[in-house]
The part of an RNA shown here (large-subunit ribosomal RNA, domain VI) has 268 nucleotides and comes from a Pseudomonadota bacterium. The coordinates come from a structure-prediction model, not an experiment, and the mean pLDDT is 84. NCBI's taxonomy places the organism under Bacteria, Pseudomonadati, Pseudomonadota. The full RNA is in RNAcentral, with records from ENA.
Context: one part of a larger RNA
RNA sequence: CGUGUGGGUUUGAGGGGAGUCGGUGAUAGUACGAGAGGACCUCACUGAACGAACCUCUGGUGUUCCAGUUGUCGCGCUAGCGGCACCGCUGGGUAGCUACGUUCGGUUGAGAUAAGCGCUGAAAGCAUCUAAGCGCGAAGCUCGCCCCAAGAUUAAACCCUUCCUUUGCCGCAAGGCAAAGGACGCGCCUCGUGGGAGACUACCACGUUGAUAGGCCGCAGGUGUAAGCGCAGUAAUGCGUUCAGCCAAGCGGUACUAAUGAGCGCGA
Numbered sequence: 001c002g003u004g005u006g007g008g009u010u011u012g013a014g015g016g017g018a019g020u021c022g023g024u025g026a027u028a029g030u031a032c033g034a035g036a037g038g039a040c041c042u043c044a045c046u047g048a049a050c051g052a053a054c055c056u057c058u059g060g061u062g063u064u065c066c067a068g069u070u071g072u073c074g075c076g077c078u079a080g081c082g083g084c085a086c087c088g089c090u091g092g093g094u095a096g097c098u099a100c101g102u103u104c105g106g107u108u109g110a111g112a113u114a115a116g117c118g119c120u121g122a123a124a125g126c127a128u129c130u131a132a133g134c135g136c137g138a139a140g141c142u143c144g145c146c147c148c149a150a151g152a153u154u155a156a157a158c159c160c161u162u163c164c165u166u167u168g169c170c171g172c173a174a175g176g177c178a179a180a181g182g183a184c185g186c187g188c189c190u191c192g193u194g195g196g197a198g199a200c201u202a203c204c205a206c207g208u209u210g211a212u213a214g215g216c217c218g219c220a221g222g223u224g225u226a227a228g229c230g231c232a233g234u235a236a237u238g239c240g241u242u243c244a245g246c247c248a249a250g251c252g253g254u255a256c257u258a259a260u261g262a263g264c265g266c267g268a
Base pairs, nucleotide, nucleotide: 001151006160007159008158009157010156014148015147016146017145020048021047022046023045024044025043026042032037050105051104052103053102054101058099059098060097061096065092066091067090068089069088070085071084072083073082074081075080109143110142111141116136117135118134119133162183163182164181165180166179167178168177169176170175184267185266186265187264188263191207192206193205194204195203212258213257214256215254216253217252218251219250221247222246223245228241229240230239231238232237
C1' cells in the first nucleotide's frame, strides 16, 4: 500500500515440527523339537537417547540482600561507619535465568500402497495371484497429533458497525441521490507510566471513571541475634535487652509522586 470503513471471531490453501530404540514379567518352559534349545500373537511394567514446557522439589548463578574477616586510608579521637584491595577474601542467599531438577511427548487409528501372500480365472478343456475382476499386506506415503498461516492479489467466511441539521437535484407525493456541517461513537499516530514483550521496531497492560511504575504499609523470604546501654571478666570476649537489626527483583494493599496535553482518521 492492497484486501469496500472500523472492530471482533474463525476457516485452512499452503508450510513447518514430531516420527527412534531397548529391557523385564505374564502368556509359557507352552507351540515346535529326539534332545539341546525355544517362540509367533496378546497383555502389563520399566528404561535409554531425543524433544518441549516449567522452577514446586534438588542444585547452580544471583558484582542490586545479610553476616564474618585481613591490610590500609578517611570520617578529629574512642566507639561506629565508609573507600580501595578480583564483588578484597570467606559463609549463606530472594526474584529472574537455569540443569544436574520436575512434568509431559512419540501412542491408538483410517485410507491407498511396496516387496510379498492370496481368491476367482481364462488365453492354453489342465495348470496359473492376472490377462478382465477381487482381497490382505510396511518404521515408508496421504490423513490423523502439535505449531504458523488470507499478500491464499482466487486477498475467503461469520458477527457488530449512530443520529441530527442545512443546501442542491430528481419526484405529484412517499422518498431517493449528492455535497457541507454538527453531535456522538470507534480507532490510531505522537506523548506519558510500565512489562513475565523486547536490539530498534513490534507486541501487551495502563493513562485520574486510574493500581501502570515509583514511594509507603503489611506479608512472604534471606541473613542470623544490630547499634546503644546494662551485667560478668585485668582483657580478648561473653551474656541480657533480642527468633534481634537490616533487607533486591516476590505477593497483597494504599492515589502520596508521575501517567499533563495536543493532534489525526473513520462511521463505508